[in-house]
């Protein structure tokens, strides 16, 4: 000092012919039990790392920059 992958809920990840943001594990409240787990069943939870652009419309495309893993020198 270059290339390339990754970056979505608390935690692991999906979603990449541009239109609904979502699963599983947790959390939290009901229910079952004398109690708990363990099962049902409801809710909560998110600035899609950050900032611009393109577009009627962007998690997604395009440019910038962070942080991270790797390869190269």
């Nucleotide at each position: 000092g270059g290339g390339g992958g990754c970056g979505u809920a608390g935690c692991u990840c999906a979603g990449u012919u541009g239109g609904g943001a979502g699963a599983g594990c947790g959390a939290u409240g009901c229910g079952u039990u004398c109690g708990c787990a363990a099962c049902g069943c409801a809710u909560a939870g998110g600035u899609c790392a950050u900032g611009g652009g393109u577009u009627c419309g962007a998690a997604u495309c395009c440019c910038a920059c962070c942080g991270u893993c790797u390869c190269c020198a």
Molecule: transfer RNA
Organism: Candidatus Caccomorpha excrementavium